[in-house]
RNA sequence: CCGGCUAUGCAGUCGCGGGAGGUGAGAGCUUCUCGAGGAAAGUCCGGACACCAAAGGGCAAGGCGGUGGGCGACUCCCACCCGGGGAAACCCGCGGGAAAGUGCCACAGAAACAUACGGCCGAUGGCGCACCCACAGCUGAGGUGCGCACAGGCAAAGGUGAAAUGGUGCGGUAAGAGCGCACCGGCGUCGCGGCGACGCGGCGGCCAGGCAAACCCCGCCCGGUGCAAGGCCAAGCAGGAUCGACGACCCGGCCCGGCGAGAUCCAGGUAGGCCGCAGGGCGCAAGCCCCGUCGGACCUCGGUCCGGCGAGAUGGAUGGCUGCACGAGACAAGAUCCGGCUUACCGGCCGGCU
Numbered sequence: 001c002c003g004g005c006u007a008u009g010c011a012g013u014c015g016c017g018g019g020a021g022g023u024g025a026g027a028g029c030u031u032c033u034c035g036a037g038g039a040a041a042g043u044c045c046g047g048a049c050a051c052c053a054a055a056g057g058g059c060a061a062g063g064c065g066g067u068g069g070g071c072g073a074c075u076c077c078c079a080c081c082c083g084g085g086g087a088a089a090c091c092c093g094c095g096g097g098a099a100a101g102u103g104c105c106a107c108a109g110a111a112a113c114a115u116a117c118g119g120c121c122g123a124u125g126g127c128g129c130a131c132c133c134a135c136a137g138c139u140g141a142g143g144u145g146c147g148c149a150c151a152g153g154c155a156a157a158g159g160u161g162a163a164a165u166g167g168u169g170c171g172g173u174a175a176g177a178g179c180g181c182a183c184c185g186g187c188g189u190c191g192c193g194g195c196g197a198c199g200c201g202g203c204g205g206c207c208a209g210g211c212a213a214a215c216c217c218c219g220c221c222c223g224g225u226g227c228a229a230g231g232c233c234a235a236g237c238a239g240g241a242u243c244g245a246c247g248a249c250c251c252g253g254c255c256c257g258g259c260g261a262g263a264u265c266c267a268g269g270u271a272g273g274c275c276g277c278a279g280g281g282c283g284c285a286a287g288c289c290c291c292g293u294c295g296g297a298c299c300u301c302g303g304u305c306c307g308g309c310g311a312g313a314u315g316g317a318u319g320g321c322u323g324c325a326c327g328a329g330a331c332a333a334g335a336u337c338c339g340g341c342u343u344a345c346c347g348g349c350c351g352g353c354u
Stems, first nucleotide, its partner, number of pairs: 001352006008325007016035008037331001041342002044340005049226004062221004066080005081095001082093004096217002101215002103211003117158001119154003124151002126148007166184006185207002187204007230275004239266005250258002279290004291310008326329001
């Protein structure tokens, strides 16, 4: 530096939620058994599942973005590439395009995309002076030298800045400049290697500021709502249909007789209840297989066989007390489930590497 595991333990006792059994008319009593996490958390991604919507295609909106692979899927994981950091192990990266267009680049600075503040030059042209031609003077084509910095040239060095448009050096020039050359960097192209991102080498002066977590462009993905989803059963009141004072219903089946105003059925659905809802895998299901744990039996003491169990609440259970031990015990607890990410965490143990 990296990875993995663990997360006070044991015993007793009193409780709490689920399941199964016994007993009891029932209420209940009783026995056995199970009962939170590595993050159960944040609800940030991806799914399963459920209902709603939906021909197909496109736009918009949103998300993602190196390459290859894994996965049911992912913005996750693994390996690699590139860039950055580190002496190294290793770590970090919201890592497509800035050569399509638009926009922005604080302060400072002349200028942040095209510019010149101080500065350098002034070869060339211009102006002035001296001299040559050229001789006494005047004029003066042309030429030479010196000066001015008017036209103009430059971006090297200075200054500002996070950043000044390839860098360093040599040559070159009036001064300069990829203007030329060498090396380095970038870009393009060719060859080779690699599945690929990309790498290595040759060639070409081709040299193009940064920002896309600004709009935008390119490629890919994407219906909505979430278990308070949703399904089933269903009091009471109200509703509908039929029958009923020409006597229904009821009085055990029929008749007589009695009684005397309701009776039967139906639909939606409220209260309420049940399911969804529970170890894993395969399967439409029945079922089969596997894992863990508890009890019993057998037994060559390591296994085999049989049986039970695997959180599932709905105001929502897993706690209190006592004793012992030590290093004195952190962050924190289900609420449909699963795969991830992120965040929180007293400590302890193991392995690998520098």
Molecule: Bacterial RNase P class A
Organism: soil metagenome